RNA sequence: AUUUUUCUUCGGGGAAGGGUGUGAAUCCCUACCGGCGGUAUAGCCCGCGAACCGCUUAUGCGGUUGAACUGGUGUAAUUCCAGUGCCGACAGUUAUAGUCUGGAUGAGAGAAGAUCACU
Repeated sequence: AUUUUUCUUCGGGGAAGGGUGUGAAUCCCUACCGGCGGUAUAGCCCGCGAACCGCUUAUGCGGUUGAACUGGUGUAAUUCCAGUGCCGACAGUUAUAGUCUGGAUGAGAGAAGAUCACU
């Protein structure tokens, strides 16, 4: 250094102000937030995870699953810089939720470290 065994830890953010109303953190104006891997640094390029559906004793397998353009720099950027946009599971709720409550002290893409063995 390559491959490999077992284990530990870590592993999702956000509602401020105003309007209407009996009632809204759910509507309207405005504000705020952005998991993991890849790639020139990415919520909206490719892939994965969470979520939902079906099958299965179970492990697991299959399916569904949102959104971006323009200009600039550069060898290289739909990732940087400038501008203008767009998107966000399920259940609940005096009233429709990316931001409140709940499943969830869960699960998890994965990250870091330790350890076993081999070359």